[in-house]
RNA sequence: UAAGUAGAGCAGAUGGUCGCGGCUGGCUGUCCGAAAGGUGCCAGGCGAGGAAAGUCCGGGCUUCACAGGGCAGGAUGCCGGAUAACGUCCGGUGGAGGCGACUCCAAGGAAAGUGCAACAGAAAUGUACCGCCGCAGUUUAUUCGCGGCAAGGGUGGAAGGGCAGUGUAAGAGACUACCGCCCGCCUGGUAACAGGCGGGGCAAAUGUAAACCCCAUCCGAAGCAAGACCGAAACGAAGCAUAUGGCGGCCCGUCAGCUUCAGGUAGGUCGCUUGAGCCUGAUGGCAACAUCAGGCCUGGAUAGAUGACCAUCCAACGACAUAACCCGGCUUAUCGCUCUGCUUAGUUG
RNA sequence: CGGGGUGUAGCGCAGUUGGUAGCGCGCUUGGUUCGGGACCAAGAAGUCGGGCGUUCGAGUCGCCUCACUCCGACCA
Numbered sequence: 001u002a003a004g005u006a007g008a009g010c011a012g013a014u015g016g017u018c019g020c021g022g023c024u025g026g027c028u029g030u031c032c033g034a035a036a037g038g039u040g041c042c043a044g045g046c047g048a049g050g051a052a053a054g055u056c057c058g059g060g061c062u063u064c065a066c067a068g069g070g071c072a073g074g075a076u077g078c079c080g081g082a083u084a085a086c087g088u089c090c091g092g093u094g095g096a097g098g099c100g101a102c103u104c105c106a107a108g109g110a111a112a113g114u115g116c117a118a119c120a121g122a123a124a125u126g127u128a129c130c131g132c133c134g135c136a137g138u139u140u141a142u143u144c145g146c147g148g149c150a151a152g153g154g155u156g157g158a159a160g161g162g163c164a165g166u167g168u169a170a171g172a173g174a175c176u177a178c179c180g181c182c183c184g185c186c187u188g189g190u191a192a193c194a195g196g197c198g199g200g201g202c203a204a205a206u207g208u209a210a211a212c213c214c215c216a217u218c219c220g221a222a223g224c225a226a227g228a229c230c231g232a233a234a235c236g237a238a239g240c241a242u243a244u245g246g247c248g249g250c251c252c253g254u255c256a257g258c259u260u261c262a263g264g265u266a267g268g269u270c271g272c273u274u275g276a277g278c279c280u281g282a283u284g285g286c287a288a289c290a291u292c293a294g295g296c297c298u299g300g301a302u303a304g305a306u307g308a309c310c311a312u313c314c315a316a317c318g319a320c321a322u323a324a325c326c327c328g329g330c331u332u333a334u335c336g337c338u339c340u341g342c343u344u345a346g347u348u349g
Numbered sequence: 350c351g352g353g354g355u356g357u358a359g360c361g362c363a364g365u366u367g368g369u370a371g372c373g374c375g376c377u378u379g380g381u382u383c384g385g386g387a388c389c390a391a392g393a394a395g396u397c398g399g400g401c402g403u404u405c406g407a408g409u410c411g412c413c414u415c416a417c418u419c420c421g422a423c424c425a
Base pairs, nucleotide, nucleotide: 001345002344003343004342005341006340007339008338009337010336012313013312014311015310016309017308018307020047021046023044024043025042026041027040031038032037049320053331054330056329057328058327059326060325061223062222063221064220073219074218075217076216077215078092079091080090081089082088093107094105095104096103097102108214109213113212114211115208116207117206129153130152131149132148133147134146135145161179162178164176165175166174180202181200182199183198184197185196186195187194188193227270228269229268230267236261237260238259239258240257244256245255246254247253277296278295279294280293281292282291283290284289350421351420352419353418354417355416356415359374360373361372362371368405376392377391378390379389380388398414399413400412401411402410
């Protein structure tokens, strides 16, 4: 310098004007209200994201359910750790890819059972089409019959240990060495697993569990329109008084009236943002993370607030996108810019 | 906020133990007719919404994603 790989950060900046939503303080003669306060005005300070998104997981919180156990259903699936919890994260094991840095893996069980494997091929779970070999017949270069074999060919994703040798009529784990596989023991490791030794002698051994299923672990349901409190009007219930009104005078009754109550609608208040919070430092740990100390307050609306304009700057007029109870993750979208570690190749010193 | 469905040829729809993707209408060509329709014969047309995976093999199974569409909630 080029190519690559892993990670971190920013998400136009500064100033001005206008506008919007909370908060704090002040004013409020006049408006509403009994008051508190509201409304209005002024000042100060604050005001979306890395994904606020999809709503795919986990938790907090709330209401309901719940003696205990089981079935069904769902989720997860190598080992250890982190955590409030997780399907997330960290570290390792094994496997796959890459020269490498590094990346990726839904990675339990197919020696419990069932199902499926089209087409091709003789045969698809265990087989003989071509072929090789032997015997016999006919005949003289082929064909047929019987038997042996599975090395080679062919089909297929897959033919059921591989490879070399011995052996044989030809062959074959038939036998032998090595590799693979299975079993047992030893060593290291918390473990997954790795290494070594010995044995078995190819069997229970094709694939598929993102087919049914088996094993282990976990899971009560619903969601802030959850839910809690206050509460008009109208409807309803009970009572009141004869000195109330209407139903022609009286009584009953009824409709009004007044008082109380119930229910909890319209509406309002809370839930609501101080939280598994953020920043800095120290300590422990490989790390995820934990503990301690100091500092900070940083949206809370309820038809829903962040925008518009101007000037200057930058290579660039600047992508994806706007909270609605909150938090930890995952996934997806994203114009560009900056920084750091590492790898490979080349050049120069 | 919670839940469901659909996407396959121009249009409307099928497609189940995963094994060469079909039907109707429409379209094209030819025939028939004086001509048209109807009819007869032949034919074309599909990234199965998109991506990644599992598998020998995916429209079908799993995950992610896009678009369209429907339902529910609270109270009397």

Two RNAs folded together computationally: RNase P RNA and transfer RNA, 425 nucleotides in total. Rfam match: Bacterial RNase P class A. For this family Rfam cites "Identification and characterization of small RNAs in Yersinia pestis" (Beauregard et al., RNA Biol, 2013). Rfam classes the family as a ribozyme.